[in-house]
Context: one part of a larger RNA
RNA sequence: GCCUACGAGUUACUCUUCAUUGGCAAGGUUAAUCCCGUUGACGGGAGCAACCGCAGCGAAAGCGAGUCUGAAUAGGGCGUACAGUCAGUGGAGGUAGACGCGAAACCUUGUGAUCUACCCAUGACCAGGAUGAAGUUCCGGUAACACGGAAUGGAGGUCCGAACCAGUUAGCGUUGAAAAGCUUUUGGAUGAGUUGUGGGUAGGGGUGAAAGGCUAAUCAAACUGGGAAAUAGCUCGUACUCCCCGAAAUGCUUUUAGGAGCAGCGUCGGUGUUGAGUCUGACGGAGGUAGAGCUACCAAUAGGACUAGGGGGAGUCAAAUCCUACCAAAUCCUGAUGAACUCCGAAUGCCGUCAGAUAUAACCGGCAGUGAGGGUAAGGGUGCUAAGGUCCUUAUCCAAAAGGGAAACAACCCAGACCGACAGCUAAGGUCCCUAAAUCUAUGCUAAGUUGAACUAAGGCAGUCCAGUUGCCGUGACAGCAAGGAUGUUGGCUUGGAAGCAGCCAUUCAUUUAAAGAGUGCGUAACAGCUCACUUGUCGAGCGACAGGGCAUCGAUAAUAAUCGGGCAUCAAGCAUAGUACCGAAGCUUCGGAUGCAGUAGCGAUACUGCGUGGUAGGGGAGCAUUCCAACGACAGCGAAGCCGCGCCGUGAGACGCGGUGGAGUUUUUGGAAAAGCAAAUGUAGGC
Numbered sequence: 001g002c003c004u005a006c007g008a009g010u011u012a013c014u015c016u017u018c019a020u021u022g023g024c025a026a027g028g029u030u031a032a033u034c035c036c037g038u039u040g041a042c043g044g045g046a047g048c049a050a051c052c053g054c055a056g057c058g059a060a061a062g063c064g065a066g067u068c069u070g071a072a073u074a075g076g077g078c079g080u081a082c083a084g085u086c087a088g089u090g091g092a093g094g095u096a097g098a099c100g101c102g103a104a105a106c107c108u109u110g111u112g113a114u115c116u117a118c119c120c121a122u123g124a125c126c127a128g129g130a131u132g133a134a135g136u137u138c139c140g141g142u143a144a145c146a147c148g149g150a151a152u153g154g155a156g157g158u159c160c161g162a163a164c165c166a167g168u169u170a171g172c173g174u175u176g177a178a179a180a181g182c183u184u185u186u187g188g189a190u191g192a193g194u195u196g197u198g199g200g201u202a203g204g205g206g207u208g209a210a211a212g213g214c215u216a217a218u219c220a221a222a223c224u225g226g227g228a229a230a231u232a233g234c235u236c237g238u239a240c241u242c243c244c245c246g247a248a249a250u251g252c253u254u255u256u257a258g259g260a261g262c263a264g265c266g267u268c269g270g271u272g273u274u275g276a277g278u279c280u281g282a283c284g285g286a287g288g289u290a291g292a293g294c295u296a297c298c299a300a301u302a303g304g305a306c307u308a309g310g311g312g313g314a315g316u317c318a319a320a321u322c323c324u325a326c327c328a329a330a331u332c333c334u335g336a337u338g339a340a341c342u343c344c345g346a347a348u349g350c351c352g353u354c355a356g357a358u359a360u361a362a363c364c365g366g367c368a369g370u371g372a373g374g375g376u377a378a379g380g381g382u383g384c385u386a387a388g389g390u391c392c393u394u395a396u397c398c399a400a401a402a403g404g405g406a407a408a409c410a411a412c413c414c415a416g417a418c419c420g421a422c423a424g425c426u427a428a429g430g431u432c433c434c435u436a437a438a439u440c441u442a443u444g445c446u447a448a449g450u451u452g453a454a455c456u457a458a459g460g461c462a463g464u465c466c467a468g469u470u471g472c473c474g475u476g477a478c479a480g481c482a483a484g485g486a487u488g489u490u491g492g493c494u495u496g497g498a499a500g501c502a503g504c505c506a507u508u509c510a511u512u513u514a515a516a517g518a519g520u521g522c523g524u525a526a527c528a529g530c531u532c533a534c535u536u537g538u539c540g541a542g543c544g545a546c547a548g549g550g551c552a553u554c555g556a557u558a559a560u561a562a563u564c565g566g567g568c569a570u571c572a573a574g575c576a577u578a579g580u581a582c583c584g585a586a587g588c589u590u591c592g593g594a595u596g597c598a599g600u601a602g603c604g605a606u607a608c609u610g611c612g613u614g615g616u617a618g619g620g621g622a623g624c625a626u627u628c629c630a631a632c633g634a635c636a637g638c639g640a641a642g643c644c645g646c647g648c649c650g651u652g653a654g655a656c657g658c659g660g661u662g663g664a665g666u667u668u669u670u671g672g673a674a675a676a677g678c679a680a681a682u683g684u685a686g687g688c
Stems, first nucleotide, its partner, number of pairs: 001688006011096003015093010027052002033046005056063002066078004099237002102234001106227003110223002117201009126191001128160003131156001135152006164188003170183003203219001205215003240623006250263005264370002266367006273276001277358009291344001292342002298338002302334004307328001309327002311324004373398010403414003418593004423589003429583003432567003438580001440579006451569002459554002463551004468546005480538005486511003491505003517532001521530002594613008624677001626674006633667003642661006649654001
């Protein structure tokens, strides 16, 4: 992992409440117990104790269709007008383990120191080698000591190193040879040493050279039995079918925030009116949002004018006074801001009346679930006019919604799946191939594979197309080519130099001219030189400038080679405009069938018509199967149950028939009662 078996809303109660069936009814009902009949945990009877109801109000005395409060014949509170009760069944609650499994823990009775910690008693053990303390002897030395030397001596939590004890390093081992080992290496090895045997200390206790260590492979409180099915607002699991409806993720409160209570939203039953609900149209209302405006207030505000006040300067000091490219109140002009500004002011939405359409709405009662929501669009707050961010409002979808499109893709677009069909039409989106349908029609654009999916800017740019405005042009434009581009003069000043061209000045003039600047740019130390403006010739038809639009271009950078989904596509299979045809879904239609509700007809069965039949939590309804019981029956050695196969019926759970196997019981129907249905619980046991 698979298979088989087992495996979770049960049972009890003179408990509470609601629904339903039945009996009796202002009443209803017996319990224990006893008697009779019968042996069936049965039937009939007695038993009237108790209980519920028939009257309430008050704390009570008490009064009573009233009563309490109160001084009250006031007002107010609770009552009076509506039948109960007993039994059966079902829904829910309560008390019990109360749908099943699951803690860590707490308390209590005992058992443990054969492991290990420390202690007590009594024993045992430590190869070999090294070092050489005190003391002693002799010699030297001293007044005597001291002191020195040589021997001797054999101390030490001394040294090296086996046994022994430990466990430092590395490797191996890691479903091991081993629930802590093996190999290598290492520390101690006469000591606070190691070890045998016997004994002691016990669970909030022991012991601890102290690590919360150890206390029998268990320790921040051992193990065993019991309280005990502790408790678990938590996790997981919770078993057959079909049909009808179908949520919520919100508000308030909560030692409350992943739990609850009440309300909201669902479902089922009932009530019954003045038709309340919803939509559309018309009419009438309230209101201060969007917008707008501000010489309409409040607040803020740019420039200017004018002008109080202030700063600065002048006034020989002080002052009068004057000036001011400074700051600036009030006022004026122009411009212009505001959620907490408003002289104004919509659209929606909201309220009301009427009309039309439609079929809900409300209330009472039973049973819930929900109280983590999420995306998108719009209006806002917050944040960075960030977030797949967060908090509100409105709408919608997902949640609880399948189908088609967007390559793939909960919530984007289209569209809401009762079932069947080898029928048709469409939506979004598509029609070269993958891939169903146009290599469709017409006209343009794009050359970048731009693009054909999704994102890009400021800015740059003789890319190209379009429509304009404005200049020049056969009296010859623009571009190219040929020629000229001069003189006074090297203008004056400055300067070492300044000659068109470092810089400054200038009515930058004048002359000759077809034209030629006291010079457009290179260049020189300064000249020189090249060139331009300007002019002529040649050529022969369009040539410039400006702003605008379309499509392109650069700007252009991301993490597994690349790629529009791919192949590929260039008068497209790209982009734009217009058009026709086709494809395309569980949408719509057609045919057949099922089922719910309502209506019509009918005694009914049923038939017809209309509208429906996605669905999680959840509510309601109808059924299938299993085991046992009762009653009436039925089948079976001429073959029961079970098992295997085939056929067939039913929307389904399932039923039936036939054949084989099997070898002894089985069961329809109508009722009743449950140990009554498994895929999941790291489920339990067994097998493979």
Predicted 3D model of a 688-nucleotide part of an RNA (large-subunit ribosomal RNA, domain II) from a Cyclobacteriaceae bacterium. NCBI's taxonomy places the organism under Bacteria, Pseudomonadati, Bacteroidota, Cytophagales, Cyclobacteriaceae. Its mean pLDDT, the model's own confidence on a scale to 100, is 83. It matches the Rfam family "Bacterial large subunit ribosomal RNA".